[in-house]
């Protein structure tokens, strides 16, 4: 100098004028002054919690759904950190739904002999009828019978791999190494790893197919929910007036129709929930590899509800992306112009 990888950060700045919203103070009730006013994702609403109401004595079993290497962190998680194993990369590093396939069931297109109680298309080898050739006991060819799975071929995948021996040809048939299973010892909290012994190998793949094993989970969500509460209409009760009208042709009974007062429910509307919290910041101290935990100091940092956070001007720079809170918090995922800082890796060059 170039290429790459990981982590963190910024998200135009400044000034003026005019507005919007919220809080505090003042007020002559008109307003004035002062403070605050979107994000790293406020988004998707995909996980986990707080909070609220409903249900439930508590527990077990089952169903349904989710999760799934080990250890730790956390309020909790499907998140994060560290480690293991597997894959990719020269490397820094990145990726992985990563329990169980000899519990059972099921599936494996096309091609292929065969896709799983195995099997044999071409080939190879042995025996061998008939035939042909000649050097007359051999060669060629090959009906038929048998062996084999080394080679070819099919496929995403073909019954451990490589080599040597062995054999008619072959074959874990035998041996060495690698792989695999089992046992033991050692290291590690563990996942797992190392070493030694042993077994010729003892079952193809798929569980993001059913399933088995282990663990987790009650439902609904701030339009949750709590409080205040009209007008009008309607409900209940008490009292008063009348002895009338209607249902019903007549009488009785019953019901409805009037006024005053009281009671309670609901609606409109209003108030709370609502933001001081698993809170932010620290160049601080302690523990930890780290996620994180503890301590100390310091700060208050949107809270609307027809829903504010804007507009214009000037100036400046590197000319400004994605995008707008609606109960709150921790994550994940997705979108995002450009730029800055730091750790590390590889290549080239110079000293």
């Nucleotide at each position: 100098g170039g290429a790459g990888u990981c982590g963190g950060c910024c998200a135009g700045g400044c000034a003026g004028u005019c507005g919007c919203u919220u809080c505090g103070c003042g007020u002559u009730c008109g307003c004035g002054c002062g403070g605050g006013g979107a994000g790293g994702a406020a988004a998707g609403u995909c996980c986990g919690g707080g909070c609220u109401c409903c249900a439930g004595u508590g527990g077990g079993c089952g169903a349904a759904g989710g999760c799934g290497c080990c250890a730790g962190g956390u309020a909790a998680c499907g998140c994060c950190u560290g480690g293991g194993c597997g894959g990719c990369g020269c490397g820094a590093g990145c990726c992985g739904a990563c329990g169980g396939a000899a519990a059972g069931u099921g599936c494996c297109a096309c091609a292929g002999a065969a896709a799983a109680u195995a099997u044999a298309c071409c080939g190879c080898c042995c025996c061998c009828a008939a035939g042909c050739g000649c050097u007359u006991g051999c060669g060629c060819c090959g009906c038929g019978g048998g062996g084999u799975a080394a080679g070819g071929g099919u496929g995403a995948a073909a019954u451990g791999g490589u080599g040597c021996g062995g054999u008619a040809a072959g074959a874990g048939c035998g041996c060495a190494c690698c792989g695999c299973g089992c046992c033991g010892c050692c290291g590690g909290u563990a996942a797992c790893g190392g070493c030694g012994g042993u077994g010729g190998c003892a079952u193809g793949g798929c569980a993001a197919a059913c399933c088995c094993c282990g663990c987790c989970u009650g439902g609904a969500g701030c339009a949750a929910g709590a409080c205040c509460g009209a007008a009008u209409a309607g409900g209940g009760g008490u009292c008063c007036a009348a002895u009338g009208g209607c249902g019903c042709g007549u009488c009785c009974a019953c019901g409805c129709c009037g006024g005053a007062c009281c009671c309670g429910g609901g609606u409109a509307g209003g108030u709370c929930g609502c933001u001081a919290g698993a809170g932010g910041c620290a160049u601080c101290c302690c523990g930890g590899c780290g996620a994180c935990g503890g301590g100390u100091g310091u700060c208050c940092c949107a809270g609307a509800u027809g829903a504010a956070u804007g507009a214009c001007u000037g100036u400046u720079c590197u000319c400004g992306a994605c995008a707008g809170a609606a109960c709150c918090c921790g994550g994940c995922u997705u979108a995002u112009c450009g730029g800055c800082c730091g750790g590390c890796u590889c290549c080239c060059u110079u000293u």